This is a predicted structure of a 75-nucleotide RNA (transfer RNA) from a Clostridiales bacterium. It matches the Rfam family "tRNA". The prediction has a mean pLDDT of 82. The RNAcentral record of the sequence draws on ENA. NCBI's taxonomy places the organism under Bacteria, Bacillati, Bacillota, Clostridia, Eubacteriales.
[in-house]
RNA sequence: CGGGAUGUAGCGCAGCCCGGUUAGCGUAUUUGUCUGGGGGGCAAAGGGUCGCGAGUUCAAAUCUCGCCAUCCCGA
Numbered sequence: 001c002g003g004g005a006u007g008u009a010g011c012g013c014a015g016c017c018c019g020g021u022u023a024g025c026g027u028a029u030u031u032g033u034c035u036g037g038g039g040g041g042c043a044a045a046g047g048g049u050c051g052c053g054a055g056u057u058c059a060a061a062u063c064u065c066g067c068c069a070u071c072c073c074g075a
Stems, first nucleotide, its partner, number of pairs: 001074007010027004020058001029045006051067005
């Protein structure tokens, strides 16, 4: 320098291909409850500018373009 993959809650991921209801799951955290306590079970709650910016559209995590970060391949 060229090509490719990935980026979504504290952590690990799905959803993207084929745009459309309030962005979900596990785990963690907090609260309540069960238990003599620890551990654990059950219930509930909080937590997201969907990497950043722009564009297309009535509508974008999803489509298009640019950029950034990490990883892989090639020179």